Transfer RNA from a Nanobdellota archaeon, 72 nucleotides, folded computationally. The sequence was found in a public genome assembly. Rfam family: tRNA. The family's RNA type in Rfam is transfer RNA.
Parts: sequence; C1' cells; structure tokens
RNA sequence: GGGCCGGUAGUCCAACGGCACGACGCCACGUUCGCAUCGUGGAGACUUCGGGUUCAAAUCCCGACCGGUCCA
Repeated sequence: GGGCCGGUAGUCCAACGGCACGACGCCACGUUCGCAUCGUGGAGACUUCGGGUUCAAAUCCCGACCGGUCCA
C1' cells in the first nucleotide's frame, strides 16, 4: 500500500428498510437470623464519525477513523 470482516449499554451479543433483543453486571423488592443462591421488577445504548438514497436507515451507497485478518 491492497483485499476481506467488524465497530450497537460498564462487558459480551442479536436485530427481513418500520421507534434496538437477550445475557452478565448494576439498583430495588421478596425469600434468609444474616450472606450467597433463587424469584419479580427497574434504570442503562437515539447504534464510531460525516454525507447521500428513502415516507422511513443500526441495516443500503460514498468517504473518514479505529480494530482484526490475509497478501505484498
């Protein structure tokens, strides 16, 4: 320098173009003499950034940045 894959919550991860799923963690309550476990509920991401297409974009297109991988 080039090809390919990826970037979504504190962490990991899902999402046919139609208001972002789940797990861990966190908080509250219940359970316990207490802790842990377990059960119930709750808060938390407008999706790396900038443009474009579209009635509508995490998703499609272009560019940039970052990471992984392969080639040189």